[in-house]
Source information:
A computed fold for a 74-nucleotide RNA from a Planctomycetota bacterium, annotated as transfer RNA. It matches the Rfam family "tRNA". Its family is annotated with triplet codon-amino acid adaptor activity in the Gene Ontology. The organism belongs to Planctomycetota, within Bacteria.
Parts: sequence; structure tokens; C1' cells
RNA sequence: GGGCCGUUGGCACAGUUGGUUAGCGCGUCUGCUUUACACGCAGAAGGCCGCAGGUUCGAGUCCUGCACGGCCCA
Repeated sequence: GGGCCGUUGGCACAGUUGGUUAGCGCGUCUGCUUUACACGCAGAAGGCCGCAGGUUCGAGUCCUGCACGGCCCA
């Protein structure tokens, strides 16, 4: 330098053919339970999707550039 894959709460991931509110598990917090802790049960907070632009009535999803990470080739 070239090719492919990935980037979504603190962590690990899902998200269908572009469609109306972005979900799940763990973790965190609060309450119940306990002498207390843990377990268990109930509830809550926390992300506009790596960044910028484009297409579209509408983008996490499609297109372009860039950044970061991984693999391969030279």
C1' cells in the first nucleotide's frame, strides 16, 4: 500500500426486507426478604448506535470519506 470483518449503556452481545418507542444477559442503584451478608423477588437509572457527510417521506440498517481494532496478502 491492497483485501475482508468489526465498532450499539460500565462489560459481553442481538437488532429480520430501511418503518413508527433500540432490546437481552451480567453489572450498578433502590425496595422487600435476613440479626447481617449472600441468594432470591420487585422496580429503576444508564446508549440516539465510532466520527463526518450523502441518499430517502423515514437510516443502528443503504452509500462515501476518515478514525480505531482484528485477520490475510504484498